[in-house]
RNA sequence: CGGUGACUGAUGCCGAACCCCGCCGCAGCCGGCGGGGGCGGGGGACCCACUCCCUGGGGUGUAUUGCGCGAGCAGGCGCAUAGGCGACUUCCGACGCCGAACCCGUCAGCUAACCCCGCAGGCGUUCGGAGGGCACCG
Numbered sequence: 001c002g003g004u005g006a007c008u009g010a011u012g013c014c015g016a017a018c019c020c021c022g023c024c025g026c027a028g029c030c031g032g033c034g035g036g037g038g039c040g041g042g043g044g045a046c047c048c049a050c051u052c053c054c055u056g057g058g059g060u061g062u063a064u065u066g067c068g069c070g071a072g073c074a075g076g077c078g079c080a081u082a083g084g085c086g087a088c089u090u091c092c093g094a095c096g097c098c099g100a101a102c103c104c105g106u107c108a109g110c111u112a113a114c115c116c117c118g119c120a121g122g123c124g125u126u127c128g129g130a131g132g133g134c135a136c137c138g
Base pairs, nucleotide, nucleotide: 011124012123013122014121018037019036020035021034022033023032024031025030038119039118040117041116042115043114048109056107057104058103059102060101065080066079067078068077069076083098084097085096086095088132089131090130091129092128093127094126
């Protein structure tokens, strides 16, 4: 100097996956239970909309679609692409990255009342210009 691992603290990123209070365990961090709030998703009328079958259909999510390779199919690979992300926020420009995965089970359009469910997981994050906002210092 570089790399790796563990522990603690701080500060953030993707995502709905967060905040507060009480009790218990604990040296503490933290965890569990209960309560209050908040965020997210699904089902579900009239009206409206849709319309069968063939190859069922549907949901969460940015993750859709096309072409090529793989003897055909499948697993897989490559190129692109709708779309999405990159440290307060909006717009513009450039650059970089993702463009998955899972679930329901023959069943679901929208949908007031109403009913049900989730609050995980994975990570270390680019820059410039023009506005807005916040904090600190003088």

A computed fold for a 138-nucleotide RNA from Tepidiforma sp., annotated as c-di-AMP riboswitch aptamer (ydaO/yuaA leader).
Of the family's consensus pairs, 92% are formed in the model.
It matches the Rfam family "c-di-AMP riboswitch aptamer (ydaO/yuaA leader)". About the family: This family represents a conserved RNA structure found upstream of the ydaO and yuaA genes in Bacillus subtilis and related genes in other bacteria. The ydaO/yuaA element is thought to act as a genetic 'off' switch for the ydaO and yuaA genes in its native state. It is believed that the element may be triggered during osmotic shock leading to activation of ydaO, a predicted amino acid transporter gene, and members of the yuaA-yubG operon which code for KtrA and KtrB K+ transporters.